[in-house]
RNA sequence: ACCUCGAAAAGGCAACCUCACCGCAAGGUGGGGGCGCAAAGUUGUGGGUUUGUAUCUGCAAACCGUCACACUGCCGAA
Repeated sequence: ACCUCGAAAAGGCAACCUCACCGCAAGGUGGGGGCGCAAAGUUGUGGGUUUGUAUCUGCAAACCGUCACACUGCCGAA
C1' cells in the first nucleotide's frame, strides 16, 4: 500500500414528531428534538411503491431507512 473486517476516535446522515414555505398530489426545502445507520453516500442501471392526468393502459412526476448490482469515501484495534 491492498484485500477482508468493524473495536476505538474524529466526523457524517436523519426515522418519526413539530414549525414555516413550495407543489394539484405523491412529496420537497429550512429550523428544532433525535429512532437508528459502517456507506442511512451517488438515483448510474435495473426493480419496487406512490401520485397526477388521460385520447384507458399510455404519459409525466416523486420516493426507497422496502431492494439488487455498480462506482466512490473517513479511521485502522482484533